[in-house]
Context: one part of a larger RNA
Molecule: small-subunit ribosomal RNA, 3' major domain
Organism: Pandorina morum
RNA sequence: UGACGGGGACCCGCACAAGCGGUGGAUUAUGUGGAUUAAUUCGAUGGUACACGAAGAACCUUACCAGGGUUUGACAUGUCAAGAACCCUCCAGAAAUGGAGGGGUGCUUUGAAAAAAGAACUUGAACACAGGUGGUGCAUGGCUGUCGUCAGCUCGUGCCGUAAGGUGUAUAGUUAAGUCUCAUAACGAGCGCAACCCUCGUCUUUAGUUGUUAUUAUAAUAAGUUCUAAAGAGACUGCCAGUGUAAGCUGGAGGAAGGUGAGGAUGACGUCAAGUCAGCAUGCCCCUUACACCCUGGGCUUCACACGUAAUACAAUGGUUGGGACAAUCAGAAGCGAUCUCGCGAGAGCUAGCGGAUCUGUUAAACCCAACCCCAGUUCGGAUUGUAGGCUGCAACUCGCCUACAUGAAGCCGGAAUCGCUAGUAAUCGCCAGUCAGCUAUAUGGCGGUGAAUACGUUCCCGGGUCUUGUACA
Numbered sequence: 001u002g003a004c005g006g007g008g009a010c011c012c013g014c015a016c017a018a019g020c021g022g023u024g025g026a027u028u029a030u031g032u033g034g035a036u037u038a039a040u041u042c043g044a045u046g047g048u049a050c051a052c053g054a055a056g057a058a059c060c061u062u063a064c065c066a067g068g069g070u071u072u073g074a075c076a077u078g079u080c081a082a083g084a085a086c087c088c089u090c091c092a093g094a095a096a097u098g099g100a101g102g103g104g105u106g107c108u109u110u111g112a113a114a115a116a117a118g119a120a121c122u123u124g125a126a127c128a129c130a131g132g133u134g135g136u137g138c139a140u141g142g143c144u145g146u147c148g149u150c151a152g153c154u155c156g157u158g159c160c161g162u163a164a165g166g167u168g169u170a171u172a173g174u175u176a177a178g179u180c181u182c183a184u185a186a187c188g189a190g191c192g193c194a195a196c197c198c199u200c201g202u203c204u205u206u207a208g209u210u211g212u213u214a215u216u217a218u219a220a221u222a223a224g225u226u227c228u229a230a231a232g233a234g235a236c237u238g239c240c241a242g243u244g245u246a247a248g249c250u251g252g253a254g255g256a257a258g259g260u261g262a263g264g265a266u267g268a269c270g271u272c273a274a275g276u277c278a279g280c281a282u283g284c285c286c287c288u289u290a291c292a293c294c295c296u297g298g299g300c301u302u303c304a305c306a307c308g309u310a311a312u313a314c315a316a317u318g319g320u321u322g323g324g325a326c327a328a329u330c331a332g333a334a335g336c337g338a339u340c341u342c343g344c345g346a347g348a349g350c351u352a353g354c355g356g357a358u359c360u361g362u363u364a365a366a367c368c369c370a371a372c373c374c375c376a377g378u379u380c381g382g383a384u385u386g387u388a389g390g391c392u393g394c395a396a397c398u399c400g401c402c403u404a405c406a407u408g409a410a411g412c413c414g415g416a417a418u419c420g421c422u423a424g425u426a427a428u429c430g431c432c433a434g435u436c437a438g439c440u441a442u443a444u445g446g447c448g449g450u451g452a453a454u455a456c457g458u459u460c461c462c463g464g465g466u467c468u469u470g471u472a473c474a
């Protein structure tokens, strides 16, 4: 100087408390461990792994396994030789691949022509080489997590100290903040904080068609209200009162908004030899008729069990049936697909419109009204299984999704323990998108609808900051 203390003082945080809803019990989905396996590819492992890489494993993906094949190679550059490229058919085979036959003679330059040269492309040969998701994240770059959006981390000159170092950055106040004030052997400065950026909330101006309203009327006109999208205005403790030396704090006015208005992006010096050689790049090591490459099939989907994360429930604040109302994101051409017809339905057929404020996805659901159910393992709950179909796709057996009918399991609110959340939040309700042929999405990322309770307080648990003290630790 740090680190640590079941030392002290002060302060903060959904840290506790006060509340609301969960997890832990059930079933299913999904990830992991373990076990199994020819293979169940690899990585991630307290917090900071476990719906994580994976924004989508039937083939492909795919890295794993079995079998069948290739060896200048699936891919790149260089040399030589031959051939236009290319297209079609047949045979063997699971395919990769191997064999046979047919069609086909292009482009650019030179040249009268014959022909020659060249650029692509294909095949063959030899070698330099290719190739490796093989190892090392404890050789690395880059990127990322975490402490933590915590308020800290430093420097120049000066001063103090033999020096390590200290001071500045301590005290007293104040703040979300090393924010600011006062004070001061310090005076200044940098990285952080804040502000500058984006979205939302109010108003003004401008511009408006495909949007809105109105008028005549079926094509025009007008308005600038909603809306759209650009530029501005607006909030600064600016004003008033109290308090205080000041910084500031408390209350009030006006205001759409008040003291950081709400949310986002933004992550200092560093810590964990944290994570990633499998995204990419890369040193070294290793393989080179194989640890490379191609194909078919299988596996990553197994299952006594254990754990994590979710979905659905256990019902009457509910379930079923019928009717009625109100959104916002967003996506669309190998696409979104209306209307109409058929089908109980999933869906099918024909096809209009739309590269979209015009058309389509698109009827939002919770909610409201009416009726039934009457506390039951039920008209709760929907797992599981059977049959019949639909869709995607070469192909749904291993191993897809959906529909109809039938079947109708566990479950009656969950032990010890444990998680999230302070306001348009929690809870609850649906909608959209990416990935994607299809889908295992109950996931993830967004969007809106309805919309609470509670916070006395900081003794205690956890984490953090500042000062101080002890130490046989560095």
Stems, first nucleotide, its partner, number of pairs: 001474002003471003007468007015458002019421005026312008034303002042053002064298007073129001077128002079125005086103007107118004131287002134285003140281002142276003145272001147270001152191006158167003172181002197264004202233007212223005236258001239252005314414001318373007330361003335354002340349003380411001385406007427450007